The RNA shown here (transfer RNA) has 72 nucleotides and comes from Chryseobacterium sp. Leaf201. The coordinates come from a structure-prediction model, not an experiment, and the mean pLDDT is 81. RNAcentral holds the sequence, with entries from ENA.
């Protein structure tokens, strides 16, 4: 210098272009003599950033910064 892949909740990961979810962690309640485990509920997202296409974009297109890998 070139190419491919990746980014979504604190963390690990989902999500045919049609209302962004799960596990775990966190908070509260229940349970227990207490703790843990268990049960129930809750909170937590401008989906890296900037644009475009579309009635509608996490998803498609362009640009950009970053990470990983490969090639030179």
């Nucleotide at each position: 210098g070139a190419a491919a892949c990746g980014g979504u909740a604190g963390c690990u990961c989902a999500a045919u272009g049609g209302a962004a979810g799960a596990g775990u962690a966190c908070u509260g309640a229940c349970c227990u003599g207490c703790c843990a485990a268990g049960u129930c509920a809750g909170a937590g997202g401008c989906u890296g950033c900037g644009g475009g296409u579309u009635c509608g974009a996490g998803u498609c297109c362009c640009g950009u910064a970053c990470g990983u890998u490969u090639c030179u």

Its Rfam family is "tRNA". Rfam's curators write: Transfer RNA (tRNA) molecules are approximately 80 nucleotides in length.